[in-house]
RNA sequence: UUUCCGAAGAGGUAAACCCAGGGUAACCCGGGGACACAAAACUGCGGAUCCUGAAGAUUCUAGACGCUUCAGGAUAGCCGGGUCGACGAA
Numbered sequence: 001u002u003u004c005c006g007a008a009g010a011g012g013u014a015a016a017c018c019c020a021g022g023g024u025a026a027c028c029c030g031g032g033g034a035c036a037c038a039a040a041a042c043u044g045c046g047g048a049u050c051c052u053g054a055a056g057a058u059u060c061u062a063g064a065c066g067c068u069u070c071a072g073g074a075u076a077g078c079c080g081g082g083u084c085g086a087c088g089a090a
Base pairs, nucleotide, nucleotide: 005088006087012037013036017032018031019030021028022027035077041083042082043081045080046079047078048075049074050073051072052071053070054069055068056067
């Protein structure tokens, strides 16, 4: 110095919920609030889930929900990958 690991220390983030705002929505932002987190820092690359729209099949007199495909969006505190990073006991 690097990797694994996570004792100790210094700290950090902030779930649900409430208020205010944005958005058709998923959800996001600010304040409050702490369930938890050793990457719960950043990144939509792969998967997954969620939202919006269109088309198709099905239905069968038809339609809604649901399903399939495509397009756009959301979630990093769903999993994996990538990048950066605090401390240093066993």

Background:
The RNA shown here (c-di-GMP-I riboswitch aptamer) has 90 nucleotides and comes from Geobacter sp. SVR. The model forms 100% of the base pairs in the Rfam consensus. Lineage of the source: Bacteria > Pseudomonadati > Thermodesulfobacteriota > Desulfuromonadia > Geobacter. Model confidence (mean pLDDT): 87 of 100. RNAcentral holds the sequence, with entries from Rfam.